About this RNA
A computed fold for a 72-nucleotide RNA from a Deltaproteobacteria bacterium, annotated as transfer RNA. Its Rfam family is "tRNA". The source organism's lineage runs through Bacteria, Pseudomonadati, Myxococcota and Myxococcia. It was read from a public genome assembly. Its mean pLDDT, the model's own confidence on a scale to 100, is 82.
C1' cells in the first nucleotide's frame, strides 16, 4: 500500500429495517445494632462522524476518522 474485523449506558457486550437491551458499576429506599450479602424501584445513550438508499435506518451501501489482525 491491500485485505479482514471492531466502534451502541462508566466498563464488558447483546440486538443486523419499525422509538435500543442484559450483567456489572451508580443512585433511592426496605431488611440488619451496623456492615456485607439479598430484594424494589430509578437515572444514564442525537447507537464515532459525514453523506446514500427507503415511507421509515443502530440496522443496508459509500467515504472519513479510530482501534485490532493479516499480507507484502
Nucleotide at each position: 500500500g491491500c485485505c479482514c474485523g471492531g466502534g451502541u449506558a462508566g466498563c464488558u457486550c447483546a440486538g443486523g429495517g419499525g422509538u435500543a437491551g442484559a450483567g456489572c458499576g451508580c443512585g433511592u429506599c426496605c431488611u440488619u445494632g451496623g456492615u456485607a450479602a439479598g430484594g424494589a424501584c430509578g437515572a444514564g445513550g442525537c447507537c464515532a462522524u459525514g453523506g446514500g438508499u427507503u415511507c421509515a435506518a443502530u440496522u443496508c451501501c459509500c467515504a472519513u476518522c479510530u482501534c485490532g489482525g493479516g499480507c507484502u